[in-house]
RNA sequence: GGAGAGGGGCGGACGGCCGCCCCGACCUCACAUCGGGGAGGAAAGUCGGGACUCCGCAGGGCAGGGUGCUGGGUAACGCCCAGUCGCGGCGACGCGAAGGACAGUGCCACAGAAAACACACCGCCCCGCCGCCGAAAGGCCGCGGGGCAAGGGUGCAAUGGUGCGGUAAGAGCGCACCGGCAGUCCGGUGACGGGCUGGCCUGGCAAACCCCACCCGGAGCAAGGCCAAAUAGGAGAGCGGUCCCCGCCGUAAGGCGGGGCGAAGGAUGGCCCGUCCGGCGCUCUCGGGUAGGCCGCUCGAGCCCGGCGGCAACGCCGGGCCCAGAGGAAUGGUCGUCGGGCCCGCGGCGCAAGUCGCGGGCCGUCACAGAAUCCCGCUUACAGCCCCUCUCCAGCC
Numbered sequence: 001g002g003a004g005a006g007g008g009g010c011g012g013a014c015g016g017c018c019g020c021c022c023c024g025a026c027c028u029c030a031c032a033u034c035g036g037g038g039a040g041g042a043a044a045g046u047c048g049g050g051a052c053u054c055c056g057c058a059g060g061g062c063a064g065g066g067u068g069c070u071g072g073g074u075a076a077c078g079c080c081c082a083g084u085c086g087c088g089g090c091g092a093c094g095c096g097a098a099g100g101a102c103a104g105u106g107c108c109a110c111a112g113a114a115a116a117c118a119c120a121c122c123g124c125c126c127c128g129c130c131g132c133c134g135a136a137a138g139g140c141c142g143c144g145g146g147g148c149a150a151g152g153g154u155g156c157a158a159u160g161g162u163g164c165g166g167u168a169a170g171a172g173c174g175c176a177c178c179g180g181c182a183g184u185c186c187g188g189u190g191a192c193g194g195g196c197u198g199g200c201c202u203g204g205c206a207a208a209c210c211c212c213a214c215c216c217g218g219a220g221c222a223a224g225g226c227c228a229a230a231u232a233g234g235a236g237a238g239c240g241g242u243c244c245c246c247g248c249c250g251u252a253a254g255g256c257g258g259g260g261c262g263a264a265g266g267a268u269g270g271c272c273c274g275u276c277c278g279g280c281g282c283u284c285u286c287g288g289g290u291a292g293g294c295c296g297c298u299c300g301a302g303c304c305c306g307g308c309g310g311c312a313a314c315g316c317c318g319g320g321c322c323c324a325g326a327g328g329a330a331u332g333g334u335c336g337u338c339g340g341g342c343c344c345g346c347g348g349c350g351c352a353a354g355u356c357g358c359g360g361g362c363c364g365u366c367a368c369a370g371a372a373u374c375c376c377g378c379u380u381a382c383a384g385c386c387c388c389u390c391u392c393c394a395g396c397c
Base pairs, nucleotide, nucleotide: 001393002392003391004390005389006388007387008386009385010384012338013337014336015335016334017333018332020038021037022036023035024034025033040368044379045378047377048376049375050374051373052220053219054218055217064216065215066214067213068212069083070082071081072080073079084098085096086095087094088093099211100210104209105208106205107204108203121152122151123148124147125146126145127144128143129142131140132139133138160178161177162176163175164174165173179201180200181198182197183196184195185194186193187192224295225294226293227292234286235285236284237283238282239281240280243260244259245258246257247256248255249254261279265277266276267275268274302321303320304319305318306317307316308315309314339366340363341362342361343360344359345358346357347356348355349354
C1' cells in the first nucleotide's frame, strides 16, 4: 500500500421570530407571567421472555405444547457469555433444531442381484462330461456341480478404507497405517480430548411415530379500580284518577267500536281564559349500566461515574442524577449562518479508476424512521462519518 475479519460510537450544529403538550411557583380557580422538561437506536415487526392486573387453582398424574452438545449469566427466555464437536475459509473468523437408531414400530422412490439378517447380474477360480484345435503342454465353446465377493455395473447410500502378503480365486485370512466400536488408564465440573489393549468391524432416516430430560394455567392497560348525567328500563314510597250512555262479542271478569264529560300533567313562545291531547299519570328515593371524568401512569430488573470479583456474559459496593407522560393523541412552522449530500461546468495530478481546487444549481421526506402500561431480548430498516483490535498478500528497511 492492497484485500479482508471482528467490535464500538455518532447519525446534523448554532441562532432569531411565532406556536403545541406536561410539571412547579404566584394565585380562591382559570387565563396571563416566570422557571423546568418534551421521541429512537431502532420508538418498527409485535416474534420470545418477564413485571403488573383480573379470573382460575390442595397435591400428583394423563393429554397437549415447547426446548434439546456442555458449563455459566439472568426476574425470565427460543436471549447472552465461555467452551466442545462438526462443516466452510490459506487466515482473522463465520455457520450449525448438535439428545437417543441394541426400548419398540415404521420408511428407504427410481435403478439395482441385493436397501438389512437376506442376496450374486456381468465376472474370477476349481472339478467333471461332450465337442473342436494342437505333435504335446494346453487352449476354446457348451452343460452340470462347487467356491469367491477382489474387479465391473446400479444407487444419496452396498456389509470398514488404502497398501503389502497370502490364495485355485478370494476374504481382517495375516500384517502396517487410517477410521469406528468395546474395555481400561490419564486430563477436564462437564460436553469431550489423549494414551494403551482387543480384528471386535455392527447401513441410513427421529425437521417419521416414538423414548428420555427439563419447562409451560388463561386473558391482557380496550388489564383493572373509583366517581357518575340525560333518555329508556328495574325496585320502593307518596299523591290524584280509574266516570256516564249506546251497539256488538262473552256465563262472567272484560274486550272492541261510537258519543258525552274530564282531575293531575302535557302542547299551543311565557301568564289568564279558551282549544287540543290525556280514563293511568305525576313526584320523590334507591340500585345497576352507558356517555363523560379520575386513577392505573411513569422512580425503574432506571441512567452516569468510580472501585472490586469474574476470561466473559454479569454481579457486588460507593457517589451523583431525575430523564415525555399526551391520550383522537403535544414534541411543530418559518428565516438565517455553518456543515453535509447529489448534479453540471472548468482547471491541476494520474495510463486509468479516481482524486483535489474553483464556480453554479438542487435537496429540510439532509439515512431509516414518530413514543401510547413498563422492562429485558431477538429480528428487520438505515445516506454518510469516526474509532479500536486482528488476519492474509506485496514492497522497502
This is a predicted structure of a 397-nucleotide RNA (Bacterial RNase P class A) from Candidatus Sulfotelmatobacter sp. Of the family's consensus pairs, 94% are formed in the model. Its Rfam family is "Bacterial RNase P class A". The family's RNA type in Rfam is ribozyme. A source record names the gene rnpB.